[in-house]
RNA sequence: GGAUACGUAGCUCAGUGGCAGAGCUUUCGACUGCAGAUCGAAUGGUCGCUGGUUCAAUUCCGGCCGUGCCCU
Numbered sequence: 001g002g003a004u005a006c007g008u009a010g011c012u013c014a015g016u017g018g019c020a021g022a023g024c025u026u027u028c029g030a031c032u033g034c035a036g037a038u039c040g041a042a043u044g045g046u047c048g049c050u051g052g053u054u055c056a057a058u059u060c061c062g063g064c065c066g067u068g069c070c071c072u
Base pairs, nucleotide, nucleotide: 001071002070004068005067006066007065010024011023012022013021018055026042027041028040029039030038048064049063050062051061052060
């Protein structure tokens, strides 16, 4: 340099046009002699950046940035 996949919560990931979610973590509460486990609740997001298409974009298209793998 070329080709390809990916980028969403602190972490691991789902969601593929119509109000952005789960598990874990963290905090609080219940339970317990104490703790763990279990149960309940809360917290946490400009969906990498930018432009386009659309009534409507995390989702489709272009460019850029970053990461993985392959080729040279």

Transfer RNA from Rozella allomycis CSF55, 72 nucleotides, folded computationally.
Its mean pLDDT, the model's own confidence on a scale to 100, is 82.
Its Rfam family is "tRNA". Rfam links the family to the GO term triplet codon-amino acid adaptor activity.
The gene name in the source record is tRNA-Cys-GCA-3-1.
NCBI's taxonomy places the organism under Eukaryota, Opisthokonta, Fungi, Rozella, Rozella allomycis.